Context: one part of a larger RNA
RNA sequence: GAGUAACGAUAAAGGAGGUGAAAACCCUCCUCGCCGGAAGACCAAGGUUUCCUGCGCAACGCCAAUCGGCGCAGGGUGAGUCGGCCCCUAAGACGAGACCGAAAGGUGUAGUCGAUGGGAAACGGGUUAAUAUUCCCGUACCUCGCGUGACUGCGAUGGGGGGACGGAGAAGGCUAGGCGGAGCCGGGCGAGUGGUUGUCCCGGUUCAAGCGUGUAGGCAGUGGCUGUAGGCAAAUCCGCAGCCGCAACGUCGAGACGCGACGACGAGCGCCCAAGGGCGCGAAGCCGCCGAUGCCAUGCUUCCAGGAAAAGCCUCUAAGCUUCAGGUCACGUGGGACCGUACCCCAAACCAACACAGGUGGUCAGGGUGAGAAUCCCAAGGCGCUU
Repeated sequence: GAGUAACGAUAAAGGAGGUGAAAACCCUCCUCGCCGGAAGACCAAGGUUUCCUGCGCAACGCCAAUCGGCGCAGGGUGAGUCGGCCCCUAAGACGAGACCGAAAGGUGUAGUCGAUGGGAAACGGGUUAAUAUUCCCGUACCUCGCGUGACUGCGAUGGGGGGACGGAGAAGGCUAGGCGGAGCCGGGCGAGUGGUUGUCCCGGUUCAAGCGUGUAGGCAGUGGCUGUAGGCAAAUCCGCAGCCGCAACGUCGAGACGCGACGACGAGCGCCCAAGGGCGCGAAGCCGCCGAUGCCAUGCUUCCAGGAAAAGCCUCUAAGCUUCAGGUCACGUGGGACCGUACCCCAAACCAACACAGGUGGUCAGGGUGAGAAUCCCAAGGCGCUU
């Protein structure tokens, strides 16, 4: 220079009370304003205690601070079903032997790994200062071992089936959700003034998995017998060929309905403490309309560029075993370990040297207006962006 620029989005504050040494900033209440396909909520990645509580204010916070993602201390993450681990494989990686190479090493068979994919099973309510599909309550489901009983040809690293898949488009059936109700239930009877017992005003009208049933609809002929040179051996399986019966008996399948629920939740009411709050009781819980981008649906139609693999699963036999073992079903009984789980997550907690107007994948998608996820205004919820 200069007490100058700046104090990081122009979404916005005002009042009262409280705490305190001290209050524009912290806490409580009232009013106001902003977002509302987000500036709300939930995950993945990443971060790694930042979460909650108590005590603090040197430093950190672009001012102050009694406050804080700051300091100190204590506390907090509970799983057969969520995710991982596990089984399976993709690109790719490694790679016994092997081949190649002065060496280092390179390639690569068998094989072993490798999710961003495939593979068993849980929902609703309640609860904490802080976790919950994990704890508690209620009601379920899966898998493995063992036992008992009944029936019984069982058996694989091998064969077959299946798993199993593209783009676009259209119609239908539903549900979530929403809206309306002069239905039902509870409450109100007044508002600055006049009117307001009424077709008035305010609020509520909720509930899963699972089990039962097998619908809208989709797909397919199906069952038996015989032959068989293919499926690297075998086969009763698959394929191929022939004959016979039958004409939907099959299969998949949302949703609705019933049970779940004589339960939970629930407007409101009562009691206690009053500083947060705690305990208890508990009405109605229906009808109609709109209606998805969600479900039926990996469906259907259509097109050419022709759209993973393997295991789990079903089935067939081989070796073998065949009073055993093994298999199927029912019932009973026991097991289901280990790791993650706090909190932030379009951000003051991640990536950007910062509490940085930048960047960051997925899910949810209320009301009015509207073709709409646009726009503007609102709900739930969250904020007024630290001078």
Molecule: large-subunit ribosomal RNA, domain III
Organism: Halospina denitrificans